[in-house]
Molecule: Bacterial RNase P class A
Organism: soil metagenome
RNA sequence: GAGCAGGCCGGGCGGCCGCGGGCGCUGUGCGCUCGAGGAAAGUCCGGGCUCCAUAGGGCAGGGUGCUGGGUAAUACCCAGUGGGGGCGACCUCGAGGAUAGUGCCACAGAAAGAUACCGCCUUCGCGCGCAAGCGCGGAGGUAAGGGUGCAACGGUGCGGUAAGAGCGCACCAGCGGCCGGGCGACCGGCCGGCUCGGUACACCCCACCCGGAGCAAGGUCACAUAGGGGGAGAUGAGGCGGCCCGCCGAUCCCCGGGUAGACUGCUAGAGGCGCCGGGUAACCGGUGUCCCCAGAGAGAUGGCCGCACUCGACAGAACCCGGCUUAUAGGCCUGCUC
Numbered sequence: 001g002a003g004c005a006g007g008c009c010g011g012g013c014g015g016c017c018g019c020g021g022g023c024g025c026u027g028u029g030c031g032c033u034c035g036a037g038g039a040a041a042g043u044c045c046g047g048g049c050u051c052c053a054u055a056g057g058g059c060a061g062g063g064u065g066c067u068g069g070g071u072a073a074u075a076c077c078c079a080g081u082g083g084g085g086g087c088g089a090c091c092u093c094g095a096g097g098a099u100a101g102u103g104c105c106a107c108a109g110a111a112a113g114a115u116a117c118c119g120c121c122u123u124c125g126c127g128c129g130c131a132a133g134c135g136c137g138g139a140g141g142u143a144a145g146g147g148u149g150c151a152a153c154g155g156u157g158c159g160g161u162a163a164g165a166g167c168g169c170a171c172c173a174g175c176g177g178c179c180g181g182g183c184g185a186c187c188g189g190c191c192g193g194c195u196c197g198g199u200a201c202a203c204c205c206c207a208c209c210c211g212g213a214g215c216a217a218g219g220u221c222a223c224a225u226a227g228g229g230g231g232a233g234a235u236g237a238g239g240c241g242g243c244c245c246g247c248c249g250a251u252c253c254c255c256g257g258g259u260a261g262a263c264u265g266c267u268a269g270a271g272g273c274g275c276c277g278g279g280u281a282a283c284c285g286g287u288g289u290c291c292c293c294a295g296a297g298a299g300a301u302g303g304c305c306g307c308a309c310u311c312g313a314c315a316g317a318a319c320c321c322g323g324c325u326u327a328u329a330g331g332c333c334u335g336c337u338c
Stems, first nucleotide, its partner, number of pairs: 001338009012307006019035007037314001041325002044323005049214004061210005066080005081095001082093004096205002101203002103199003117146002119142010154172006173195001175192007218264004228255005238248003271291001272289007309312001
């Protein structure tokens, strides 16, 4: 100098005026205090919580898909294996099964599962030629050569053959077996027959997982209406603001129901930090500390002024949490590579 990986901050200070929550009071306006994020976003996964459903099992449907581990759980994270990329730090993968079956493989090409177009070789017939041989037609062999294609039935070389061919051999790739290492994915060595097209981001097969709806979930209180249950009532229920008289007089009371509304769910939690221990790590266990502190329901977190600077991005809670993805001006730190 060029890069690779990881982490962090993301406007500061002061004054004034506002907005929302909580607490206090000499209580209806004063004081004190707190008041967005790393993504609060997308709602793509996973869970908590709530209600509904549910004996058990299966089918259907959906999801996941190398191995081992972590976790409440995951499609997330960690560690590894294999393929690909990079000189390297490192990055990246839709990474189960193609001898269970079915389907598909555009165009080109003879053939895209058993295929002969050209060529090569053998042979037969006919013709020509003195002959070597040549031409035409037929039968057979051949995947080595040409040609088509992303892909042509293992690759390269030597031998072999009429020409050829794993037909034989060497190396490589693949498959199978044995031995060794590893929990495993897999790796290494030896041997064997020699060889089997691709595609599962096509259906499918295999293994494992999955009930549905969501805080407008749900719960409590409860002015109301209807239907329902119980009781009283012309021998007078009930009303006329408390009592008596008087007057009016056929409905009245209770339960229950749950509309408006109010309260709740509601915010401090699978939390952060320090130390010790286990583990390569993700993470787990123990212990200490109180370090934190939005919680609305038309929905608050804003505006103005001053100061200095590097002149300030993306964007804003709505039940909560763990991930992923996307957006992000500028700045800082750590480790590593060439």